This is a predicted structure of a 72-nucleotide RNA (transfer RNA) from Candidatus Chisholmbacteria bacterium RIFCSPLOWO2_01_FULL_49_14. Lineage of the source: Bacteria > Bacteria candidate phyla > Candidatus Chisholmiibacteriota.
RNA sequence: GGGCAAGUAGUUCAGUGGCAGAACGCUGUCCUGAUAAGACAGAAGUCGUAGGUUCGAUCCCUACCUUGCCCA
Numbered sequence: 001g002g003g004c005a006a007g008u009a010g011u012u013c014a015g016u017g018g019c020a021g022a023a024c025g026c027u028g029u030c031c032u033g034a035u036a037a038g039a040c041a042g043a044a045g046u047c048g049u050a051g052g053u054u055c056g057a058u059c060c061c062u063a064c065c066u067u068g069c070c071c072a
Base pairs, nucleotide, nucleotide: 001071002070003069004068005067006066007065010024011023012022013021018055026042027041028040029039030038048064049063050062051061052060
């Protein structure tokens, strides 16, 4: 220098055009003599950045950034 893949909650990941979700973790309440486990509730996201297409973009297109892999 060229090619490919990934980037979404604190972590691991779904979601492939129409209100952004799960598990674990965190907080509170219940339960218990007290923990753990369990039940219920809650908080936490500019969906990597900037443009474009579209009535509407996490999703499609372009460029860039970061990480990983391959080629040279």